This is a predicted structure of a 529-nucleotide part of an RNA (small-subunit ribosomal RNA, 5' domain) from an uncultured bacterium.
Context: one part of a larger RNA
RNA sequence: GAUGAACGCUAGCUACAGGCUUAACACAUGCAAGUCGCAGGGUAACGUGUGGGAAGCUUGCUUCCCUUGACGACGACUGGCGCACGGGUGAGUAACGCGUAUCCAACCUUCCCAUGACCACGGGAUAACCCGUUGAAAGACGGACUAAUACCGUAUGACGUCGUUUGCUGACAUCAAAUAACGAUUAAAGGUUUAGCGGUGAUGGAUGGGGAUGCGUCUGAUUAGCUUGUUGGCGGGGUAACGGCCCACCAAGGCGACGAUCAGUAGGGGUUCUGAGAGGAAGGUCCCCCACAUUGGAACUGAGACACGGUCCAAACUCCUACGGGAGGCAGCAGUGAGGAAUAUUGGUCAAUGGGCGAGAGCCUGAACCAGCCAAGUAGCGUGCAGGAUGACGGCCCUAUGGGUUGUAAACUGCUUUUAUGCGGGGAUAAAGUGCGCGACGUGUCGUGCAUUGCAGGUACCGCAUGAAUAAGGACCGGCUAAUUCCGUGCCAGCAGCCGCGGUAAUACGGAAGGUCCGGGCGUUAUCC
Repeated sequence: GAUGAACGCUAGCUACAGGCUUAACACAUGCAAGUCGCAGGGUAACGUGUGGGAAGCUUGCUUCCCUUGACGACGACUGGCGCACGGGUGAGUAACGCGUAUCCAACCUUCCCAUGACCACGGGAUAACCCGUUGAAAGACGGACUAAUACCGUAUGACGUCGUUUGCUGACAUCAAAUAACGAUUAAAGGUUUAGCGGUGAUGGAUGGGGAUGCGUCUGAUUAGCUUGUUGGCGGGGUAACGGCCCACCAAGGCGACGAUCAGUAGGGGUUCUGAGAGGAAGGUCCCCCACAUUGGAACUGAGACACGGUCCAAACUCCUACGGGAGGCAGCAGUGAGGAAUAUUGGUCAAUGGGCGAGAGCCUGAACCAGCCAAGUAGCGUGCAGGAUGACGGCCCUAUGGGUUGUAAACUGCUUUUAUGCGGGGAUAAAGUGCGCGACGUGUCGUGCAUUGCAGGUACCGCAUGAAUAAGGACCGGCUAAUUCCGUGCCAGCAGCCGCGGUAAUACGGAAGGUCCGGGCGUUAUCC
């Protein structure tokens, strides 16, 4: 000098940033991922309308009941997209994990963009609903009915893929491959309504990922040898793809004192702290990458996961139970217990930014934006300013009728009002966006009119009024080290970072007066340079 700090004393305000470093310990409760009716069958709830009935009377209205998917909509269900993002944590990992550079002629890519092509004909089921059975529950089973952008079959089909032939060309090549011909093989889905949306396969792009390699990446030799799918080959399997990734056979290799193997520790980087630098130390907040989601294992679905709020199995733990059997996973946001020197609210809003779904309106969003708590940090402001001597009173000290110091300090006089309190005004974040109407250009944009959208918040900020009013402490004073005297104590009580003080004149202990340093803080402790 620094800190995600803690403790002691003290504490007026504002802004910005920060806040479980310990038990990757266990978790009550609420919320954190839904959406689409312009895919579908339908109708549990709400509303509108139709039809029927009843009551009241003002005789054409009101109220009530029943009916009906006709309509607005819509619980549950089928289906699509999303749930692989966003958010958390750092346990594991000394590794192509990360950083940097290069390569893939060995690869994939939903949604999006561009180009050109197509969307033909059929079929059988199934959930919901209904009827049963069974169970304490979680749930499970059977029968019957039905739809689709769900599922299946057939057709068509290339510039795709594969095979055969051809072989321009290429900067590495076990090679790749233009062009041309022949053969084989593979697709689709409609709905609303007349124009937008959607479906299929192909090529290219964009984005995101996968793989390979050079170099760099902590400590220990009181760890010296390690290795059998081990190292390589041939052939296969598998994969989006290369590869002992896996398998059969063959060879006996491969790594290591330039530190293999083993053991310990640890997420890596951008960066941060310190230092003149070279270095040394750290990796909290923010950004990028990786890994993990109670522990261990596994796959399914899917463009993408071996999936935090999915599935299955095993284990530990907790809960329910009718003892037969079931349920759960906060290292999401709050919050609780425990641990600890120690770390916050069971808050508000989707207004903005961004994400998911949707044609859109919109819905969802503990992402995000805000507010709350905390001197835990940094910065800013204030606690007044000027005058005022018989140098007042009081305190303390001395060589004591007196003097010194506190000290212009106070009183007193004048001034100011940041801040405080009260009253009043108050914009930006939204010139956006959305709905309706009109117009223009020409199919999704622009212009315009009207209406509407602000959590924070009537906040920030501004003006006026009142009145010095509402606001100063902590540590130290033997030397290092800026700042000294008196009293008390008497090797006691105590101090102390080091040297050391204290046994009757203690500048070192305790108190007082005075002084020094810093100041909304000051000290102590811990750690790094």
Rfam family: Bacterial small subunit ribosomal RNA.
Its mean pLDDT, the model's own confidence on a scale to 100, is 83.